[in-house]
RNA sequence: UCUUAUUCAGAGCAGUGGAGGUACAAAGGACCUGUGAAGCUGCGGCAACCCCUACAAAGGAAGGUGCCAACCUGAGCGAGUAAUCGAACGAUAAGA
Repeated sequence: UCUUAUUCAGAGCAGUGGAGGUACAAAGGACCUGUGAAGCUGCGGCAACCCCUACAAAGGAAGGUGCCAACCUGAGCGAGUAAUCGAACGAUAAGA
């Protein structure tokens, strides 16, 4: 980079750090955060994919990734009278 699937749910403490963060896009708003943001480290946890047990339903957490504070509206593209839907973009996994 390409393909496919998902984009539901779930799960935090400590140390360090010291002001940002909630993926991105005109714009608007909201939210989390000095009762300590991002990042890093340790330990713990979750169970999305691989994986393990199993005929399956379902379960598990040894291992590989991932994740564990906090999101809506909405511009643009395609379909549609419209409501709305889809794609794209982003993220994660598996494969190439």

This is a predicted structure of a 96-nucleotide RNA (SAM riboswitch aptamer (S box leader)) from uncultured Muricomes sp. RNAcentral holds the sequence, with entries from MGnify. Model confidence (mean pLDDT): 76 of 100. NCBI's taxonomy places the organism under Bacteria, Bacillota, Clostridia, Lachnospirales, Muricomes.